The RNA shown here (Glycine riboswitch aptamer) has 90 nucleotides. The model forms 88% of the base pairs in the Rfam consensus. It matches the Rfam family "Glycine riboswitch aptamer". Rfam describes the family as follows. This family represents the bacterial glycine riboswitch.

RNA sequence: AGGAGCUCUGGAGAAUCCCUUAAGUGGGUGCCGAAGGUGCAAGGCCGGCGUAAGCUGACCGAAUCUCUCAGGCAAGAGGACAGAGGCGGA
Numbered sequence: 001a002g003g004a005g006c007u008c009u010g011g012a013g014a015a016u017c018c019c020u021u022a023a024g025u026g027g028g029u030g031c032c033g034a035a036g037g038u039g040c041a042a043g044g045c046c047g048g049c050g051u052a053a054g055c056u057g058a059c060c061g062a063a064u065c066u067c068u069c070a071g072g073c074a075a076g077a078g079g080a081c082a083g084a085g086g087c088g089g090a
Base pairs, nucleotide, nucleotide: 005087006085007084008083009082010081015029017028018027019026030073031072032071036069037067039065043060044059046057047056048055049054
């Protein structure tokens, strides 16, 4: 199995900032969101109160939203996601 993973291709943002070091080594300030992680809407589920209508608490609950812990801010690497594969039977 409506494909985990693998290979190839595309793939954004933000400082080549300041001090320091043998060294992106350590520190500072300002930023970014697309590895990972946090938060939650509808809804679901379990309980409490109540004759009922209803009120209320915990839990579950998506994202490219949110936070910025982690990560990142020249190039390179990485990169969510997308496309392709004659690979792949977990």